[in-house]
A computed fold for a 252-nucleotide part of an RNA from a Bacteroidota bacterium, annotated as large-subunit ribosomal RNA, domain VI. Rfam family: Bacterial large subunit ribosomal RNA. The sequence was found in a public genome assembly. Taxonomically the source falls in Bacteroidota (Bacteria, Pseudomonadati). Model confidence (mean pLDDT): 86 of 100.
Context: one part of a larger RNA
RNA sequence: CGUUGGAAAUUUGAGAGGGCCUGCCUCUAGUACGAGAGGACCGUGGCGGACAUACCUCUAGUGGACCUGUUGUGGCGCCAGCCGCAUCGCAGGGUAGCUACGUAUGGUUGAGAUAAGUGCUGAAAGCAUCUAAGCGCGAAACUCGCCUCAAGAUGAGAUUUCCUUUAAGGGUCGUCACAGACUAUGACGUUGAUAGGCUGUAGGUGUAAAGGCAGUAAUGUCAAAGCCGAGCAGUACUAAUUACCCGUAAAC
Numbered sequence: 001c002g003u004u005g006g007a008a009a010u011u012u013g014a015g016a017g018g019g020c021c022u023g024c025c026u027c028u029a030g031u032a033c034g035a036g037a038g039g040a041c042c043g044u045g046g047c048g049g050a051c052a053u054a055c056c057u058c059u060a061g062u063g064g065a066c067c068u069g070u071u072g073u074g075g076c077g078c079c080a081g082c083c084g085c086a087u088c089g090c091a092g093g094g095u096a097g098c099u100a101c102g103u104a105u106g107g108u109u110g111a112g113a114u115a116a117g118u119g120c121u122g123a124a125a126g127c128a129u130c131u132a133a134g135c136g137c138g139a140a141a142c143u144c145g146c147c148u149c150a151a152g153a154u155g156a157g158a159u160u161u162c163c164u165u166u167a168a169g170g171g172u173c174g175u176c177a178c179a180g181a182c183u184a185u186g187a188c189g190u191u192g193a194u195a196g197g198c199u200g201u202a203g204g205u206g207u208a209a210a211g212g213c214a215g216u217a218a219u220g221u222c223a224a225a226g227c228c229g230a231g232c233a234g235u236a237c238u239a240a241u242u243a244c245c246c247g248u249a250a251a252c
Base pairs, nucleotide, nucleotide: 001152005163006162007161008160009159010158011157015149016148017147018146021049022048023047024046025045027043033038051106052105053104054103055102059100060099061098062097066093067092068091069090070089071086072085073084074083075082076081110144111143112142117137118136119135120134169246170245171244172243173189174188175187176186177185194239195238196237197235198234199233200232201231203228204227205226211222212221213220214219
């Protein structure tokens, strides 16, 4: 821009893409078969491999938010207590998030029409013959079925609701994240929990400083402390102010 008034939702599916894998074991059954050795079809159940998708409850990794220990050195006048730098100084842990080595799920069943093949009926050709007329069965292939996208499918579809005028609706702007290069998408904008702050807490680290007590002291203890808390709640304290723009038409 179009879809022939303008919008907001919900959809149909022409068409397109994805998927389609496979092993071993048990039972049937040491049965059928076979002199024996050996050893099934059909059917049943179980355990896997690789691959794919989703997710983070568990396990594990990362986690330059965080907590702790510690070396050297410089600084805060000194002690104590802290801070800077040294690969994040080094080391031990680790929430959220992101991940796999983790968890969950999937390939199926089925229908149609067929291939090779295998049949029924059956003549030409009194017989025979799956074929000439006619009618079946039959494969991971084909068409559906499963999953995803999909009306610019210009063949532009359908349904519901709203608006008939400074209308419905949309945007700019602001606070943001389950979104993200930008954009877009999604949430919210005082009729408010959108983000920050504050309070509490799941959780992480592992028992802070100061002081008391015990001990000559190191140290222990009061103390499950202190600090953090990307998660989860509550709470308008702060910031989402004010306002502006588009839209306003056609058919009959």